Large-subunit ribosomal RNA, domain IV from a marine sediment metagenome, 358 nucleotides, folded computationally. Its Rfam family is "Bacterial large subunit ribosomal RNA". The coordinates come from a structure-prediction model, not an experiment, and the mean pLDDT is 88. The full RNA is in RNAcentral, with records from MGnify.

Context: one part of a larger RNA
RNA sequence: CUCUGGUUAAGGAACUCGGCAAAUUGACACCGUAACUUCGGGAGAAGGUGUGCCCAGGUUGGUGAAGGGACUUGCUCCCGGAGCUGACUUGGGUUGCAGAGAGCAGGGGGUAGCGACUGUUUACUAAAAACAUAGGACUCUGCGAACUCGCAAGAGGACGUAUAGGGUCUGACGCCUGCCCGGUGCCGGAAGGUUAAGGGAACUUGUUAGUUUCUUCGGAAGCGAAGCAGUGAACCGAAGCCCCGGUAAACGGCGGCCGUAACUAUAACGGUCCUAAGGUAGCGAAAUUCCUUGUCGGGUAAGUUCCGACCUGCACGAAUGGCGUAACGACUUCCCCACUGUCUCAACCAGGGACUCA
Numbered sequence: 001c002u003c004u005g006g007u008u009a010a011g012g013a014a015c016u017c018g019g020c021a022a023a024u025u026g027a028c029a030c031c032g033u034a035a036c037u038u039c040g041g042g043a044g045a046a047g048g049u050g051u052g053c054c055c056a057g058g059u060u061g062g063u064g065a066a067g068g069g070a071c072u073u074g075c076u077c078c079c080g081g082a083g084c085u086g087a088c089u090u091g092g093g094u095u096g097c098a099g100a101g102a103g104c105a106g107g108g109g110g111u112a113g114c115g116a117c118u119g120u121u122u123a124c125u126a127a128a129a130a131c132a133u134a135g136g137a138c139u140c141u142g143c144g145a146a147c148u149c150g151c152a153a154g155a156g157g158a159c160g161u162a163u164a165g166g167g168u169c170u171g172a173c174g175c176c177u178g179c180c181c182g183g184u185g186c187c188g189g190a191a192g193g194u195u196a197a198g199g200g201a202a203c204u205u206g207u208u209a210g211u212u213u214c215u216u217c218g219g220a221a222g223c224g225a226a227g228c229a230g231u232g233a234a235c236c237g238a239a240g241c242c243c244c245g246g247u248a249a250a251c252g253g254c255g256g257c258c259g260u261a262a263c264u265a266u267a268a269c270g271g272u273c274c275u276a277a278g279g280u281a282g283c284g285a286a287a288u289u290c291c292u293u294g295u296c297g298g299g300u301a302a303g304u305u306c307c308g309a310c311c312u313g314c315a316c317g318a319a320u321g322g323c324g325u326a327a328c329g330a331c332u333u334c335c336c337c338a339c340u341g342u343c344u345c346a347a348c349c350a351g352g353g354a355c356u357c358a
Base pairs, nucleotide, nucleotide: 001353002352003351004350005349006348007347008346010344011343014342019339027051028050029049030048031047036041038172052094053093054092055091056090057089058088059087060086061085062084063083067079068078069077070076071074095099107337108336109335110334112332113331114329115328119131120130135170136169137168138167139166140165141164147156148155149154173324174323175322176321178254179253180252183251184250185247186246187245188244189243192242193241194240198236199235204230205229206228207227210223211222212221213220214219255273256272257271258270259269282316283313294310295309296308297307298306
């Protein structure tokens, strides 16, 4: 010097991102206990008092000796209460620095955020505000159910049957959940438009019997029935799409400019453009606010954090839920009391290393 423990004057968080770590508290009995509350809680709230040993007594529980009585003479029954012992309790005494004498054994309070809660999670850097949850809603499914696995048989669902089962979202509880169906999706509709395979075959093309013309008689050039073959137009063809409606606890969306009141300022009011509709209630510098350490108030001697307000919401907002909320949390923020070597500022002690020598 380092590690693990221990003690410390005065101060007591001045340390630090942050009381991290340490210290404090701690058992049992009694007294006493606030806001708030879903009346269960909160609560061991908080805050106090007592605790050893000896003597004497009181109440009461257990056990039940000696002795006495009765007869049915028995390992009988009844009375009886000594002694021992457990619990609670009263008074007196005594004693140490200290009586839950060592060890084991909650620090507490206030405020706000998030999540209702118990639970679950990144085995080996994250335990949380993430996941789950009871509850809520939408939607699918009539049973050989929907859905999932499998090529199939078959199996799960379920030896269940809509008070059931699957999927999606939300997330106890309380008060609530506004407007928009233009786009996308889903559901319904079937008049019209478009439309596949297929049906349908008009027209047309090839081949050619034949025939016409020409001929150097070898043939050449036209026309061309039937058959066969090729291409193939109208026309008839479902669902889908177009189209017509519905639907937002489906995916999602929820404006701009200008003017106006008898100081000023502001604008209940008016005008205009655009939209499917222009953000309602509630909340708001917020886990969301850039400007920003916004402004005001509180707390401090001093506060970029914190709490209460304001609203100018860059860019909250209603089951991608909004706002509250008792209880709960190894969650996060701020403050206070107690406590302390965290610190001012370091010292000493014990043990293990390091170091020296062998």